[in-house]
Context: one part of a larger RNA
RNA sequence: ACCUACGAGUUAUUGUCAUUGGCAAGGUUAAGCGCCACGAGGCGCGCAGCCGAAGCGAAAGCGAGUCUGAACAGGGCGCAUCAGUCAGUGGUAAUAGACGCGAAACCAAGUGAUCUACCCUUGAGCAGGUUGAAGGUUGGGUAACACCAAUUGGAGGACCGAACCGAUAAGCGUUGAAAAGCUUCCGGAUGACUUGAGGGUAGGGGUGAAAGGCUAAUCAAACUUGGAGAUAGCUCGUACUCCCCGAAAUGCAUUUAGGUGCAGCCUUGAGUAUUAGUUGUGUCAGGUAGAGCGACUGAUUGGAUGCGAGGGCUUCACCGCCUAUCAAGUCCAGAUAAACUCCGAAUGGGCACAAGUAACAACUCAGGAGUGAGGGCGCGGGUGCUAAGGUCCGCGUCCGAGAGGGCAACAACCCAGAUCAUCGGCUAAGGUCCCCAAAUAUGUGUUAAGUUGCAUUAACGAAGUUCAGCUACACAGACAGCUAGGAUGUUGGCUUGGAAGCAGCCAUUCAUUUAAAGAGUGCGUAACAGCUCACUAGUCGAGUGGCAGGGCGUGGAUAAUAAUCGGGCAUGAAACAUGUUACCGAAGCCAUGGGAUUAAAAUAAUCGGUAGGGGAGCAUUCCAGUAUGGCGUAGAAGGCGUACCGUCAGGUAUUCUGGAGCAGCUGGAAAAGCAAAUGUAGGU
Numbered sequence: 001a002c003c004u005a006c007g008a009g010u011u012a013u014u015g016u017c018a019u020u021g022g023c024a025a026g027g028u029u030a031a032g033c034g035c036c037a038c039g040a041g042g043c044g045c046g047c048a049g050c051c052g053a054a055g056c057g058a059a060a061g062c063g064a065g066u067c068u069g070a071a072c073a074g075g076g077c078g079c080a081u082c083a084g085u086c087a088g089u090g091g092u093a094a095u096a097g098a099c100g101c102g103a104a105a106c107c108a109a110g111u112g113a114u115c116u117a118c119c120c121u122u123g124a125g126c127a128g129g130u131u132g133a134a135g136g137u138u139g140g141g142u143a144a145c146a147c148c149a150a151u152u153g154g155a156g157g158a159c160c161g162a163a164c165c166g167a168u169a170a171g172c173g174u175u176g177a178a179a180a181g182c183u184u185c186c187g188g189a190u191g192a193c194u195u196g197a198g199g200g201u202a203g204g205g206g207u208g209a210a211a212g213g214c215u216a217a218u219c220a221a222a223c224u225u226g227g228a229g230a231u232a233g234c235u236c237g238u239a240c241u242c243c244c245c246g247a248a249a250u251g252c253a254u255u256u257a258g259g260u261g262c263a264g265c266c267u268u269g270a271g272u273a274u275u276a277g278u279u280g281u282g283u284c285a286g287g288u289a290g291a292g293c294g295a296c297u298g299a300u301u302g303g304a305u306g307c308g309a310g311g312g313c314u315u316c317a318c319c320g321c322c323u324a325u326c327a328a329g330u331c332c333a334g335a336u337a338a339a340c341u342c343c344g345a346a347u348g349g350g351c352a353c354a355a356g357u358a359a360c361a362a363c364u365c366a367g368g369a370g371u372g373a374g375g376g377c378g379c380g381g382g383u384g385c386u387a388a389g390g391u392c393c394g395c396g397u398c399c400g401a402g403a404g405g406g407c408a409a410c411a412a413c414c415c416a417g418a419u420c421a422u423c424g425g426c427u428a429a430g431g432u433c434c435c436c437a438a439a440u441a442u443g444u445g446u447u448a449a450g451u452u453g454c455a456u457u458a459a460c461g462a463a464g465u466u467c468a469g470c471u472a473c474a475c476a477g478a479c480a481g482c483u484a485g486g487a488u489g490u491u492g493g494c495u496u497g498g499a500a501g502c503a504g505c506c507a508u509u510c511a512u513u514u515a516a517a518g519a520g521u522g523c524g525u526a527a528c529a530g531c532u533c534a535c536u537a538g539u540c541g542a543g544u545g546g547c548a549g550g551g552c553g554u555g556g557a558u559a560a561u562a563a564u565c566g567g568g569c570a571u572g573a574a575a576c577a578u579g580u581u582a583c584c585g586a587a588g589c590c591a592u593g594g595g596a597u598u599a600a601a602a603u604a605a606u607c608g609g610u611a612g613g614g615g616a617g618c619a620u621u622c623c624a625g626u627a628u629g630g631c632g633u634a635g636a637a638g639g640c641g642u643a644c645c646g647u648c649a650g651g652u653a654u655u656c657u658g659g660a661g662c663a664g665c666u667g668g669a670a671a672a673g674c675a676a677a678u679g680u681a682g683g684u
Base pairs, nucleotide, nucleotide: 001684002683003682004681005680006679011096012095013094014093015092016091017090018089019088020087021086022085023084026051027050028049032045033044034043035042036041055062056061065077066076067075068074099237100236102234106227107226108225109224110223111222117201118200119199120198121197122196123195124194125193126191128160129159130158131156135152136151137150138149139148140147164188165187166186169184170183171182172181203219205215206214207213240617241616242615243614244613245612250263251262252261253260254259264371265370266368267367268366269365270364271363272362278355279354280353281352282351283350284349290343291341292340297337298336301333302332303331304330305329308326309325310323311322312321313320374399375398376397377396378395379394380393381392382391383390404415405414406413419594420593421592422591424590425589426588430584431583432582433568434567435566439581441580442579443578444577445576446575452570453569460555461554464552465551466550467549469547470546471545472544473543481539482538483537484536485535487512488511489510492506493505494504518533522531523530595607596606597605598604618673620670621669622668623667624666625665626664630662631661638657639656641654642653643652644651645650
C1' cells in the first nucleotide's frame, strides 16, 4: 500500500410540536392481584394519583369575576371568543458519557535504588620507567649556631605510560553489527582513584562536587491500578438511492472575537388578505454631485491705492522729505474647503391611486435548520504613497454553492445558467494561413521597427515616415554647392608687459568706399599674421526654409536555456486603423422524442447546486401472520460467471461450483448499509 472482517445520533425518563387511533366535558389507570396461557403474552380487577372543564390574589378569601384602592373611579390579570385526555409513530429539547476516537493534566492506593545518585559495612585492583622533598650519615665550616658539599633516604590529590576508569577532536554508522557503537587521536592512571558483594534513603519524596542531573531505554515531579467513558467552545471521521426547495459569512450583545444568544437570510406545515414586486401618474422629505463665495465661516494669489508701523535724512524741537520694508481698509483680476453654503440636480426613498404580470412573490402562527472566518471585480468614498492580490464602509455583480464556450494554461474578466437523449439546425463572446472548426475574403490607408501579432514603461532626445495647417523666400533666379570679393578711417577708445574684429570694460557699435563687407560668427597668435562666417556678385535652374499639430514608428530599454506572439510562422500582412459581406463557434435558443415536480386531470410553467430543510424508495438480520401452506439430495443457502428487467439504490432467471436448508406476500423490531477517522484486527 492493497484485500477481508469490525468500526460512530443509541437507550431511558420528562417536556414540546406534528401525525394516526380510542373515548370525550370528560380522559386515564400505576404498583399490585386474579384467570387463560408460555408469547414481543392476552383478558379482567385495582380510581391511589395525574391532566382538563375558572379565574384572581402574597394570603385569608371571593368567584365570571378578582386584585389594588376610601371608591360604584381608573388600571392589572381573566370571562365573553367551546376540547380535552390516553396511547402508537416521527421531529426536536432537557437530564444522563448522549454521534465516535483523541489529550496534556488532577487525585487516591500501591510497586520500584538488580539501571543510576549519595551513604554504610566488608573485600579486591593499579605492568614498567622517571623525578628525588623532609629526615639521617660523613666531610667542610662556626666561639656555638647558622651555612656549604657529598652521600643516604624515598615524600608527592609529583612526571611518562599499559591494565583499569573516562570521553577531547574527526571520520564512519544513522530502516545501524549497536534504541549511543566502531576506528584513529585524546584525559586520569597512589587517588576527592577504580571496583566486587551485602545493606540504607521512595514520588512534591529521595539523591545530587548542581547539569533540573539521576531515581530500571520513562523525570520541571517515576511506574502500576483505580476515580474514568475526567474535561476538550479544539482537530479528524461519521457508512444505500432518487426527487423538490435552497442559504450565510450581516446587525446587536457577550472575560467576547475561530464560541454562543436574539434578529436577518433557508426549509416544512397550516392560515390570511390582493397584501409583495414592476411600470405609470400625483405628491412629500432631503442638501450629495456640481457650482458659488461684495451670501456666511475659514484658507488664499497678483496688481492699484496706502490708514498705520518700521528704517533713513533733516532739525534744539515741531514741521517736513524719502523708501527694492511690513501692511489695515477699498478697488481690479484670479482661485479654494469632508467637518463653508446665496444655490443645487440625476439616481434613490416614503405615501396614495391606477395598470398589467405571475401564483412566483408578501404577511401571520407553528416544527426543523445552517450561517454569524468570506472573497474577486465595477462604481462612490475613508485610510495608505489617489502603493499593495493592503485595509475599512456603501451600491451592484459573480465565485462561494456554477458545469459549458472564449481569454494558450488561469474561483470570481467576456459570453452563457447543465432534467435526459439525438452522427439535427441557428447564434453569443471570441474567431476564420497550419497546429485548430471557419475568409490565405473584400475596400481604403498606416508601419519597416519582426514594431507588432498577450499585458506593460516615462522624463528627455532625433533631417524616421505620413497627414493636414500657418508663415517666409523664390524665374526681377530662391535653397544647397562651386568661383570671386569680404575693404578703408582703424591697431575705435580704455585697460594692459602686450590687447591690432576675436582676455576684459565702454558706446552716438560711428563714418567712408561700395555689388557687398559686423568697430566683427568661430578657429588661431605672446601680440600680429593666417583660416572662416555674416554680407555681396557670378554660375546653376525649381522649389527651398521656419513654426505649431495629428497618426504610426526610433533611442532611452538591465536577469540568468538561443527561449519565445500558445507554437509554427507572418511584411500592399497572418501587423495596426477604419468600413463591408460571409462563415465557424456553447450543455444558450430552436427542432424531435422521453421522464419528473407544481397536482388529482388538461394546458402551462419549472427541474445547476455546498451547509441545510422536506418527500419517496432499495437492501441486510431477526420476529408474527398467511401456515398442519410454498421451494429443496431430480440439489437449499453461499460462490466464479452469463443473460434480461428497473430512473437509481437494486431485482429476476440460469450453466458450473457447493452439499442442507431456504424463500414469496402483509406487517413489526433493529447491534440495519463504509473509502477515508496518521481508524482496530488478520492476511498478502
Large-subunit ribosomal RNA, domain II from Viscerimonas tarda, 684 nucleotides, folded computationally. NCBI's taxonomy places the organism under Bacteria, Pseudomonadati, Bacteroidia, Bacteroidales, Viscerimonas. Model confidence (mean pLDDT): 84 of 100. The full RNA is in RNAcentral, with records from ENA.